[in-house]
Molecule: Bacterial RNase P class A
Organism: Bryobacteraceae bacterium
RNA sequence: CUGCGUGGUCGGGCAACCGCCGGGUUCGUUUCGCGAAAGCCGAAUCGGACCGGGAGGAAAGUCCGGUCUCCUCAGGGCAACAUGCCGGCUAACGGCCGGGGGUGAGCUCUCAAAGGGCUCGUUACGGAAAGUGCCACAGAAAAUAUACCGCCCGGUCUCGAAAGAGGCCAGGUAAGGGUGAAAUGGUGCGGUAAGAGCGCACCGCGGCGUAAGCAAUUACGCUGGCAGGGCAAACCCCAUGUGGAGCAAGACCAAAUAGGGGAGGAGGAGUGGCCCGCUCCGUUACCACUUCCGGGUAGGUCGCUUGAGCCCUUCAGUAAUGAGGGGCCUAGAGGAAUGGUUGCCGCCUGUAGCAAUACUGGAACAAAAACCGGCUUACAGACUACGCAGGGCU
Numbered sequence: 001c002u003g004c005g006u007g008g009u010c011g012g013g014c015a016a017c018c019g020c021c022g023g024g025u026u027c028g029u030u031u032c033g034c035g036a037a038a039g040c041c042g043a044a045u046c047g048g049a050c051c052g053g054g055a056g057g058a059a060a061g062u063c064c065g066g067u068c069u070c071c072u073c074a075g076g077g078c079a080a081c082a083u084g085c086c087g088g089c090u091a092a093c094g095g096c097c098g099g100g101g102g103u104g105a106g107c108u109c110u111c112a113a114a115g116g117g118c119u120c121g122u123u124a125c126g127g128a129a130a131g132u133g134c135c136a137c138a139g140a141a142a143a144u145a146u147a148c149c150g151c152c153c154g155g156u157c158u159c160g161a162a163a164g165a166g167g168c169c170a171g172g173u174a175a176g177g178g179u180g181a182a183a184u185g186g187u188g189c190g191g192u193a194a195g196a197g198c199g200c201a202c203c204g205c206g207g208c209g210u211a212a213g214c215a216a217u218u219a220c221g222c223u224g225g226c227a228g229g230g231c232a233a234a235c236c237c238c239a240u241g242u243g244g245a246g247c248a249a250g251a252c253c254a255a256a257u258a259g260g261g262g263a264g265g266a267g268g269a270g271u272g273g274c275c276c277g278c279u280c281c282g283u284u285a286c287c288a289c290u291u292c293c294g295g296g297u298a299g300g301u302c303g304c305u306u307g308a309g310c311c312c313u314u315c316a317g318u319a320a321u322g323a324g325g326g327g328c329c330u331a332g333a334g335g336a337a338u339g340g341u342u343g344c345c346g347c348c349u350g351u352a353g354c355a356a357u358a359c360u361g362g363a364a365c366a367a368a369a370a371c372c373g374g375c376u377u378a379c380a381g382a383c384u385a386c387g388c389a390g391g392g393c394u
Base pairs, nucleotide, nucleotide: 001390002389003388004387005386006385007384008383009382010381012345013344014343015342016341017340018339020054021053023051024050025049026048027047028046030044031043032042033041034039056365060376061375063374064373065372066371067370068246069245070244071243080242081241082240083239084238085099086098087097088096089095100125101123102122103121104120105119106118107117108116109115126237127236131235132234133231134230135229148177149176150173151172152171154169155168156167157166158165159164185203186202187201188200189199190198204226205224206223207222208221209220210219211218212217250302251301252300253299260293261292262291263290264289267287270286271285272284273283274282309328310327311326312325313324314323315322316321347362348361350359351358352357
């Protein structure tokens, strides 16, 4: 210097003009209220001027955990779902940090194997001795182990002069071959007819004890020849946790119209009752009408953005994180604004040129909707720290 990997920061800049959405100040129009009027009064409405603000690292997926709000709320169980080594952090978490165990790759110790050590990565990592189930293909056998080839003892037959070879029968054998992702501890020595934890040493494993550690766990010693392979991201068992709906949550104010309730009810037009054949009068209820109350709708206001907030810094801690000090206020509306044009600069591609440079083209993923902490996914390009590999110069 280049490339790759992991982590972090950023996600074009400046200016002019034209717009869009909130907020504030101010001027004016119109309407209403108050008032006799004036009105530097109040409310609403519309318009103008000025000032100031206006997307993200993921605003996304809505996966997990919370704040907030309403509903239901006696207690317990079942079901369903989620989580699952240990410790810590946190408002909380299935998140994060640290540690332990397992496992993969590389290097190394060792004659070698098994095993150990170091570095980097990775890990849903409770229980397989409660029960059920599954383990394709291949293979003799996939779980009460098993005898296909091979090896060995015995018997018998054949061949052979013999040594021996071959066939068959009955057994032994898990050392060797072969199959497989996986074959009932590994290596070596002894042992044996051949073999075998059959015996021994080392390694691995189980049990017990001691020590270290908060713990997961580890180290050492003693002891047992050593057992029922794997899969729980199969059912399942164990432990722990979880009420539901979500800002269109919800709270408040509240029009017209229709309907509900209370009071009055001039009026007599109408209907019914008192009134049992009809009619009149009287009275009463309904009613027209007046007024009040309450519920809900339209509409409006709040919720709404000052918050587990952001920036700088000091201290504690390996870290996640916490504590202290200083500074800052940073969209909040409604189906929804945050944009466009031009110029210059910066970046990338291409062309021309020895070069300076000129010209053409291009701009990642994606866009708030109550808010916050995480996770996951998408992302052109730039910068940066560390690691690895390669190259150049001194």